[in-house]
RNA sequence: UCUUCGGGGCAGGGUGCAAUUCCCGAUCGGCGGUAACAGUCCGCGAGCGUGAUGCAGGACUUGAACAGGUUCAAGUCAGGAUUCGGUGAAAUUCCGAUACCGACAGUAAUAGUCUGGAUGGGAGAAGA
Numbered sequence: 001u002c003u004u005c006g007g008g009g010c011a012g013g014g015u016g017c018a019a020u021u022c023c024c025g026a027u028c029g030g031c032g033g034u035a036a037c038a039g040u041c042c043g044c045g046a047g048c049g050u051g052a053u054g055c056a057g058g059a060c061u062u063g064a065a066c067a068g069g070u071u072c073a074a075g076u077c078a079g080g081a082u083u084c085g086g087u088g089a090a091a092u093u094c095c096g097a098u099a100c101c102g103a104c105a106g107u108a109a110u111a112g113u114c115u116g117g118a119u120g121g122g123a124g125a126a127g128a
Stems, first nucleotide, its partner, number of pairs: 001128005012024003026113002028102002030044004039100002047055002058077009083097004104116003
């Protein structure tokens, strides 16, 4: 430098004109790190903006440079959550128990799970 890969999930029931959105219940868990396997530890990604079109070698705002379009600098925005016990040399990672968390927009009614931006982006992984 190129190629490929790179996120899962409401069964059943209740109320209602209407809900996979409320209630009972069910169910899901990206990537790297780690004295030992992690949604909850450390760090990263999942987006930014407009009324809308838009952009995403992030977006937007402001400033500076230059003929242009770009470059540089600064700022703003980009989720959250666990304890107890056990084993052990070592584990908030395993085993047992218990608790908790989940962007934005849309919707006949409030969404981790439906639909949409997204045939997108992506931490990163593998190969050449």
FMN riboswitch aptamer (RFN element) from a soil metagenome, 128 nucleotides, folded computationally. The model forms 96% of the base pairs in the Rfam consensus.